Context: one part of a larger RNA
Molecule: small-subunit ribosomal RNA, 5' domain
Organism: uncultured prokaryote
Formats: sequence, structure tokens, C1' cells
RNA sequence: GAGCGAACGCUGGCGGCAGGCUUAACACAUGCAAGUCGAAGGUGAAGCCGGACUUCGGUCCGGUGGAAACUGGCGCACGGGCGAGUAACACGUGGGAACCUGCCCCAAGGUACGGAAUAAGCCCGGGGAAACCCGGAUUAAUACCGGAUGGCCCUUUGGAUCCUCGGAUCUGAAGGAAAAGGUAGCUUGAUUUAUCGCCUUGAGAUGGUCCCGCGUCCGAUUAGCUUGUUGGUGAGGUAACGGCUCACCAAGGCUCCGAUCGGUAGCUGGUCUGAGAGGACGAUCAGCCACACUGGGACUGAGAUACGGCCCAGACUCCUACGGGAGGCAGCAGUGGGGAAUAUUGGACAAUGGGCGCAAGCCUGAUCCAGCCAUGCCGCGUGAGUGAAGAAGGCCUUAGGGUUGUAAGACUCUUUCGGCGGGGACGAUGAUGACGGUACCCGCAGAAGAAGCCCCGGCUAACUCCGUGCCAGCAGCCGCGGUAAGACGGAGGGUGCUAGCGUUGUUC
Repeated sequence: GAGCGAACGCUGGCGGCAGGCUUAACACAUGCAAGUCGAAGGUGAAGCCGGACUUCGGUCCGGUGGAAACUGGCGCACGGGCGAGUAACACGUGGGAACCUGCCCCAAGGUACGGAAUAAGCCCGGGGAAACCCGGAUUAAUACCGGAUGGCCCUUUGGAUCCUCGGAUCUGAAGGAAAAGGUAGCUUGAUUUAUCGCCUUGAGAUGGUCCCGCGUCCGAUUAGCUUGUUGGUGAGGUAACGGCUCACCAAGGCUCCGAUCGGUAGCUGGUCUGAGAGGACGAUCAGCCACACUGGGACUGAGAUACGGCCCAGACUCCUACGGGAGGCAGCAGUGGGGAAUAUUGGACAAUGGGCGCAAGCCUGAUCCAGCCAUGCCGCGUGAGUGAAGAAGGCCUUAGGGUUGUAAGACUCUUUCGGCGGGGACGAUGAUGACGGUACCCGCAGAAGAAGCCCCGGCUAACUCCGUGCCAGCAGCCGCGGUAAGACGGAGGGUGCUAGCGUUGUUC
């Protein structure tokens, strides 16, 4: 000198854009943050209409209606948060093969026949303080099961042909699928058309798993480490290769080019600085990884070993009738606490995107906006011109004057920003605008509402007077202060920067 997710002191007019718990991965009240589909299925509350009865309270029946819960499908593995752990194939980069991939795209083929249950609701009954649970009866499906078909596909096995010796093609024996719903036409006969689905197979796209080369902090006051350890055979397991696991066999494997151990740390694109080389850092944004009260475990599923799922253990908090239960903000707000320090318990799904749905649409604290904060960057303003009687006042003075100073007053103008009144968007291809009566435009009034902070001994731009008297104090370094202090305190004057200015911390 430059930088900062900064903080503190003094001060503070406006706008645009950005940023905002760096500390306790501390504990959390409350609300919201993941639902959706009635065009898969059964059931059908309130309300409304009509009728019957009535002790005038209401009850019952039919229709309409569609709530809530349930079965089922898809989603909940995305999106959002955090950086604890991790020195590792975690990340970066470049390669590789023995793999999986819901929804999506393309292509081919199929979508016969049957069966048994069960949830909820209605009905009957029971347990519990509660959370909730249990029993009986009843019922449907795109839920479940049997089974037919098998071009293609998988496993085992036989044969033939080709071959780049990996494999490809053809052909024989055992196992493996299906589910309908809705609309319209024709019509009442089952068909047909369109559409959304379902099953099998091939291929693609996307996403993911695994392996390897190289790179990736400090310590030798850490020198030896290792027994599934290193390799082989066989088996199991996995989507798949593999000591991944197991049995047996061999005795290996790593290491001063730093193994092992200890400390620290998420990695990267990048950011800051610097002429560069380099050094430091890894907030915001983007990619990858890891985590979700702590530790462990699997289930479901195309995908999790799953933040707002389950089970077990633990710590903590809450409820309890003491028998037993409930919970997990490192989602968005918000609270306590810690701290020098970091915001609203806001609006909207209008846009972009996501989930479900044929759709209408519903959900979305993702997102888009608004609120708070000079936290930063950028822009603008706090007036402009003329104006010497060089006014008054202040300060200094050699008492003549000098300076503040064209500064003020005065005169002539202007109206940015702000204020008031009126109009009023783009963002939205047809409808739909939270933002928002916002941006912007027009008009009105009036210099009117808008300047501070640090410094002035040298480094370093800027000087005098008074007070104080090694006191009070200053100080980044050198150093000032003990009676004329340009260094302390005040004043006048001046320098610098400016809605900021200084100080502290930290990086180069």
C1' cells in the first nucleotide's frame, strides 16, 4: 500500500447491487418446511332438498353432496442445512472394467383363465390415565396368489459354424410376466377407435458403483509397523471385481524417496496479495464428499443403510393415574446461552424449478420478493453565480495591523435527492403480479430537510496562543512533559479523507 463474512469509538441524507452466528456439530417453546392421485379401490360425515312419524326436544327413509380416515400407486434417496469427522482413491486430474439404473426416448412382441384374503367404514365387544391397542363379523381393487403361453431373455447343460481366441450366430432339455381404468363414436351385439397404463426383450440417455497412475499440511523430541496381515487354491457373498468373508496352503507385505504414530484440516473451481515466481485463505456462488442428539443395526425400495422413516443402547428434556409413554431446528423464522459480533416468529406460489395428477389443480420457508443492519462496493446530494464597507464577532499582535475571508450578510438563480399531489408499468406468448400504487413520468412549494471524523515534533501534508509544570497526560518507532511545551489539555488557524472517519484484529 492492498484486502476483510469483521468488531469497537465518534458521526450519519438518499438510492442501486451484494453480504449478514467466523464463537457452543450448545440446548430448544411455538408455527410452518412433502405431499399428491376419486381417471386404481371400497366406504361415505356435515350441509341441502323431498317425504313419514312426533311427547314439538327430535327421530327415520330417499336423493344430492362430498369431508375425514383407510387399502393401493408414485414421491418422500430430490430440493434445503451444516463442516463435526475424514490426511483418505475423500478431493482434483487423467485413464480403466467385472456392473446397476425408477421416471424419460426409440424399437419389437404380449396384456388368456382362475382363486383366497384383508384394511377402513357400519355393527358387536374389550383393555388403558394417555400414547394407543386387542378380539368378533363384513367387503373391493392397478393390493396378493395359483396357473397357461415363451418369439426374446436368465441359469445349467449338449451340439454346429465363424473368429481379431475376448466372443458372436444358429439349434436341443429345466425355471421366470401381465391389470385394468376412463372418454367418445357405433350401437345394445360384443367389438372397434383414441388416450393413460401394465408385462417381456433389445438399444439409448441420465444418474450411480468399483479399480488404477499422478497431485494433495506439520512433526524423527514418532523408526520400525502388520496376522485377514501379503499372496495362492476353493467356496460363499455382491448389481459387480476383489481377503469383501470363510476353509486350507505358503510367509509374506510396508518403510529414511519417511512406513507406523501424534497434531491439524472437509477437497476443488476459486478468493486475496504480488511485476511475476510465490505466499495466505477455501465466507457468499458452483462441483464433489461427509454428517443429521451420541453409538450401532437393518428393513422398504430402481436408488438410503434414509435430517423432518423404523429398531436397539446411551445422555438429556417433557407428560403420567407410576403401570407406561413422547421428542430430536447442522430446514425457514424465532428463543435461551456462548460471544467483540451477525437480521423478520414477514408476503406470494405471480415468475423459475420440483413432487403428484389425463387434466383442472394441490403442495413447495426450494425459489421470487419485502423487512432490519453504512457490513461492503458503486452513484448522488447537502446548493450555484455575483459580491470588499475586506462588516460584526473570534484568534493573534511589534497595537500599526494580520487572519478567519467572497467566507457571511445582500442581490440574481436552480430544484438533483427528500416532501406533497396526479398518472402508472415491463416482468405475462390466452388468463393469472407477491413485489406494488413499487420503478418510472408529470406537476407544486421552497435554499428550503441533509457533515462529519482523524491529524498538524520527525518519519508525514498541516502552527500559534493559553493552561499544566517529569504532574496530569501522549506514544506506531524515535521519543515528549521537571515554568515561555509547534509532541500533554483547550482555543483559533490549518492538512487529509468524506457519509463516512479513525482504532483494533488478521492476510499478502